[in-house]
Molecule: transfer RNA
Organism: Babjeviella inositovora NRRL Y-12698
RNA sequence: AGGAACAUAGCUUAAUGGUAAAGCAUACGCCUUCAAAGCGUUAGACUGGGGGUUCGAGCCCCUCUGUUCCUG
Numbered sequence: 001a002g003g004a005a006c007a008u009a010g011c012u013u014a015a016u017g018g019u020a021a022a023g024c025a026u027a028c029g030c031c032u033u034c035a036a037a038g039c040g041u042u043a044g045a046c047u048g049g050g051g052g053u054u055c056g057a058g059c060c061c062c063u064c065u066g067u068u069c070c071u072g
Base pairs, nucleotide, nucleotide: 001071002070003069004068005067006066007065010024011023012022013021018055027041028040029039030038048064049063050062051061052060
């Protein structure tokens, strides 16, 4: 320099263009002499920023930012 992929909750991942879901972790409770483990319950993301298409966008298009990979 050229090309490609990815960005969703604290972390790891889901989600046919039609109410954003789960596991772990956090908080609370049960259990226990106390804790750990186990069980139950709760809260948490306007989906990296901006714009476009659409009745409707996490999903399609453009652009920016960041990360990773490939070619030279």